Notes:
Predicted 3D model of a 78-nucleotide RNA (transfer RNA) from a Candidatus Dormiibacterota bacterium. Its Rfam family is "tRNA". From the family's description: Transfer RNA (tRNA) molecules are approximately 80 nucleotides in length. It was read from a public genome assembly. Model confidence (mean pLDDT): 83 of 100. The organism belongs to Candidatus Dormiibacterota, within Bacteria.
[in-house]
Parts: sequence; C1' cells; structure tokens
RNA sequence: AGGCGCGUAGCUCAGCCUGGUCAGAGCAUCGGUCUCCAAAACCGAGGGCCGAGGGUUCGAAUCCUUCCGCGCCUGCCA
Repeated sequence: AGGCGCGUAGCUCAGCCUGGUCAGAGCAUCGGUCUCCAAAACCGAGGGCCGAGGGUUCGAAUCCUUCCGCGCCUGCCA
C1' cells in the first nucleotide's frame, strides 16, 4: 500500500442478504415474591441516538459513500 471481516444494551450476540411490526435475546444490574438470612427459582423494571459524517428513499441498524477503531491475510523500497 492492497484485500477481507468485525463495530447494535454493562458483557456475549441475533436482526443486515430481501428497507417498512414498537430495535430484540441471553447473562449481568435493580425491585418484588419466597426464606430466619442468603442462594436458587419465579415475576417485573431500567438500560441503545445500531462506531462517526454524508447521500439515496415517502421510509435506513439494513442500500451507496468517506472516515475512525479492532482483527486477519497479501505485499512494497534501494
């Protein structure tokens, strides 16, 4: 320098291909039930500008584009 993959809740991820329901799951956290207390179990709640900017569209996590970060691969000079 080139190519590829990844970036969504505190953590691990799904959804992206094929645009349209209110953006979801598990774990964790908090509250409750239960218990002598706790754990476990069960019930419930909070938590996100979907890495950043721009574009297309009636409508973008999803399509296009630039950039940033991380990882992998291949290479470059005399």